[in-house]
Predicted 3D model of a 61-nucleotide RNA (Fluoride riboswitch aptamer (crcB RNA motif)) from a Pseudomonadota bacterium. The sequence was found by an Rfam model in a public genome assembly. Model confidence (mean pLDDT): 77 of 100.
């Protein structure tokens, strides 16, 4: 010095915000699915839970 490991800070978990928990990452984690490609099609605001916002469907007033 490199690599590996530990700790801390931090970051990330397909579309918004907050809380809790879980998982992952140290330049990586992460960047949805179907279709051979083009083309076309499909689900969801969550990793999970609770609440809020937006959107969609059904019913009633």
């Nucleotide at each position: 010095g490199a690599a590996a490991g530990a700790a801390g800070c931090g970051g990330c978990g397909a579309u918004g915000g907050a809380g809790u928990c879980c998982g992952c990452c140290c330049u990586a984690a992460c960047c949805g699915c179907c279709c051979u490609u083009c083309a076309g099609g499909c689900u969801g605001a969550c990793g999970a839970c609770u609440c809020c916002u937006a959107c969609g469907g059904u019913u009633g007033a």